[in-house]
RNA sequence: GGGGUUGUAGCUCAGCUGGUUAGAGUACUUGCUUGACAUGCAAGGGGUCCCCAGUUCGAUUCUGGGCAGCCCCA
Numbered sequence: 001g002g003g004g005u006u007g008u009a010g011c012u013c014a015g016c017u018g019g020u021u022a023g024a025g026u027a028c029u030u031g032c033u034u035g036a037c038a039u040g041c042a043a044g045g046g047g048u049c050c051c052c053a054g055u056u057c058g059a060u061u062c063u064g065g066g067c068a069g070c071c072c073c074a
Base pairs, nucleotide, nucleotide: 001073002072003071004070005069006068007067010026011025012024013023019057028044029043030042031041032040050066051065052064053063054062
């Protein structure tokens, strides 16, 4: 330098060829339970869907460019 792939909650990830409210597990906070802790149960907080632009009535999703991680080629 070229190609491929990934980027969504603190962490690990889902999100079906564009729409109804952006989710799961875990972690965190509060409460219940206990003599206390752990476990368990219930509730709650937390998101610029990597960035910029384009298409569209409408983009996490499609298109272009950029950035970063990983893999391959040179």

Annotation:
A computed fold for a 74-nucleotide RNA from Candidatus Wallbacteria bacterium HGW-Wallbacteria-1, annotated as transfer RNA. The sequence is in RNAcentral, with records from ENA. Its mean pLDDT, the model's own confidence on a scale to 100, is 80. Its Rfam family is "tRNA". Rfam classes the family as a transfer RNA.